[in-house]
Molecule: Lysine riboswitch aptamer
Organism: uncultured Exiguobacterium sp.
RNA sequence: AGAGGCGCGGUGUUGAUGAGUAUUUGGUCUGAGGAUGACAACGAAGACGAUCAAAGAAAGGUGAUGCCGCCGAAGUAUCGUCACGUGUCAGACGUGACCAUGCUGGUCGAAUCGGGAAAGACCCGUUCGAUUGCCAUACGCAUGUUGUAUGGAGCGCU
Numbered sequence: 001a002g003a004g005g006c007g008c009g010g011u012g013u014u015g016a017u018g019a020g021u022a023u024u025u026g027g028u029c030u031g032a033g034g035a036u037g038a039c040a041a042c043g044a045a046g047a048c049g050a051u052c053a054a055a056g057a058a059a060g061g062u063g064a065u066g067c068c069g070c071c072g073a074a075g076u077a078u079c080g081u082c083a084c085g086u087g088u089c090a091g092a093c094g095u096g097a098c099c100a101u102g103c104u105g106g107u108c109g110a111a112u113c114g115g116g117a118a119a120g121a122c123c124c125g126u127u128c129g130a131u132u133g134c135c136a137u138a139c140g141c142a143u144g145u146u147g148u149a150u151g152g153a154g155c156g157c158u
Stems, first nucleotide, its partner, number of pairs: 001158002005071001007070009023055007033042001036090004074104005080098007105132007113125004134152007141144001
C1' cells in the first nucleotide's frame, strides 16, 4: 500500500415511534405547601395535585434513501478528564467529546438468556447454529486460480 461484503462509521433528506405524552390556556374539585439540600420564583387574589375541554411539541433510540469518509473499519465494558441539559449552586442522573486499558475477523439467524431503551422497535453482550474471507495442519486426485476435514484469530492475511 491492498483485500473481505447483506462490511463499518459520519452526515443530509424523509418516515414511523416517542404521543394526543410534556407543555400552554380555560373550567371544576380539593385546600397548604409542592418529598435530594440550600436559595430564588410560585402560593388562601388558591399554589402543588386530581380531572375535563381546547391547542399541542421536542430530544435520545430507530427504518428507508442520497452523499462523504473508511477496512480496527468500528463496537462494547471499565477508569479518568472536559463540555452540555434539568431556574441558580451543590449533589445525583442523562447526553456528548477525548484519553487509557480489556474484549470482539465480518455478516445472518435462534434463545423461556443477561443488560440498555418508553417500547414486543432497535442496540450491546453471552450461548448455539449458518455463511463468508484469510491463514495453518492433515488427507485426496483431477497436481492447481483444486476439493474435503479440523483448528486459529484482525496483535490476522496479501